[in-house]
């Protein structure tokens, strides 16, 4: 120095061919069950989709440029 991956909720991870309300699990909390607690039902909260620019009627998506991690080359 060069190539290629990741980056989306407190944590793990979906998101199709860019298309009409940004999910699920887990944790958190509220309630129901129980003398009681745990499991088990419901249920609520949480998110500028890493940051910037750009294309587009419309970007988690598509293109540059940055930054963080990771992998291999030299």
């Nucleotide at each position: 120095a060069g190539a290629c991956c990741u980056u989306u909720a407190g944590c793990u991870c979906a998101g199709u061919u860019g298309g009409u309300u940004a999910g699920a699990g887990c944790u958190a909390c509220c309630c129901g069950c129980u003398c009681a607690u745990a499991a088990c039902g419901g249920g609520u909260c949480g998110g500028u989709c890493g940051c910037u620019g750009g294309u587009u009627c419309a970007a988690g998506u598509c293109c540059g440029g940055c930054a963080a991690g990771g992998u291999c080359u030299a």